[in-house]
Context: one part of a larger RNA
Molecule: small-subunit ribosomal RNA, central domain
Organism: uncultured bacterium
RNA sequence: UUGGGUUUAAAGGGAGCGCAGACGGGACUUUAAGUCAGCUGUGAAAUUUUCCGGCUCAACCGGGAAACUGCAGUUGAUACUGGCGUCCUUGAGUACGGUCGAGGCAGGCGGAAUUCGUGGUGUAGCGGUGAAAUGCUUAGAUAUCACGAAGAACCCCGAUUGCGAAGGCAGCCUGCCAGACCGCAACUGACGUUCAUGCUCGAAAGUGCGGGUAUCAAACAGGAUUAGAUACCCUGGUAGUCCGCACGGUAAACGAUGAAUACUCGCUGUCGGCGAUACACUGUCGGCGGCCAAGCGAAAGCGGUUAAGUAUUCCACCUGGGGAGUAAGCCGGCAACGGUGAAAAUC
Numbered sequence: 001u002u003g004g005g006u007u008u009a010a011a012g013g014g015a016g017c018g019c020a021g022a023c024g025g026g027a028c029u030u031u032a033a034g035u036c037a038g039c040u041g042u043g044a045a046a047u048u049u050u051c052c053g054g055c056u057c058a059a060c061c062g063g064g065a066a067a068c069u070g071c072a073g074u075u076g077a078u079a080c081u082g083g084c085g086u087c088c089u090u091g092a093g094u095a096c097g098g099u100c101g102a103g104g105c106a107g108g109c110g111g112a113a114u115u116c117g118u119g120g121u122g123u124a125g126c127g128g129u130g131a132a133a134u135g136c137u138u139a140g141a142u143a144u145c146a147c148g149a150a151g152a153a154c155c156c157c158g159a160u161u162g163c164g165a166a167g168g169c170a171g172c173c174u175g176c177c178a179g180a181c182c183g184c185a186a187c188u189g190a191c192g193u194u195c196a197u198g199c200u201c202g203a204a205a206g207u208g209c210g211g212g213u214a215u216c217a218a219a220c221a222g223g224a225u226u227a228g229a230u231a232c233c234c235u236g237g238u239a240g241u242c243c244g245c246a247c248g249g250u251a252a253a254c255g256a257u258g259a260a261u262a263c264u265c266g267c268u269g270u271c272g273g274c275g276a277u278a279c280a281c282u283g284u285c286g287g288c289g290g291c292c293a294a295g296c297g298a299a300a301g302c303g304g305u306u307a308a309g310u311a312u313u314c315c316a317c318c319u320g321g322g323g324a325g326u327a328a329g330c331c332g333g334c335a336a337c338g339g340u341g342a343a344a345a346u347c
Base pairs, nucleotide, nucleotide: 003319004318005317006316007300008299012315014201015200016199017198021194022193023192025088026087027086028085030083031082033081034080035077036076037075038074039073040072041071042070048066049065050064051063052062053061054060091191092188093187094186096183097182098181099180100179103177104176105175106174107173108172109171110154114150115149116148117147118146119145120144121143125136126135162169163168206247207246208245209244210243211242216240220236221235222234223233258314259313260312261311262310263309266291267290268289269288270287271286272285273284274283295302296301320347321346329340330339331338332337
């Protein structure tokens, strides 16, 4: 490199947008670049193949032919691909009328709980554990009542639910922004798919500056346990957890399953519409699930709209184990570190 692969054996990029590139719906006209055919020139000789001949044969040598699958020119063909042009509506998009949702951002409000403060009642314990102790408490704790303060998270509803590209999103209200779906079939007329480089988003932890700090809690301290106990258990407790701005860019970022399109038995649940409707049944479009025929698969299993089935297009990635996601170089970062990413020796 080819081939074969990528749920679990090595292998899908964390996700999106998107330039170049690759690929691309229906009809007609034209062109003739690709494509196909004929002809011409060229494709040195040797070599190769084949026929004939010469050394007694062969190797070797001589002669003829073929081949040299190519390139250029020229004359044609026009189905397919491409180019120019015209048209179409089913792909894609827009408008209009509705529906839906923990989708995003900003602001406001609420109650329960927790801790703390003040005051009242009240007295000797509380707390914690396997058992204890450290700890708190007669300077009145724990318990209980009232009032106040603060920060963080939103019980029930709640679901096998919903929304979002992914990360993710949950008290209530308002504003702004975005999306999907349904109906309608008015408009545009292929405007599409994918996407190396690039740009943007990206849990938690972490970093810088400023704020905030109720709870919980790395580090740390003490008490236990133990042979030891730098742990598990307990009492405390600082970063952090929260907010603003900025950075970082990684996760078992998982469905361990890239995106798009088309097609392919049945059964069943659920969410959002539409038609009809008092409701139900039923039909239909879109989303999320469960069980399975065929098919696929090494098996486990996947399995009609959610394929790991049948096909097409584009991107990414794999090529024995460990060495190693290491070293070096380069790029990025305040740093932590991230990205790219080997080899020797070895089995």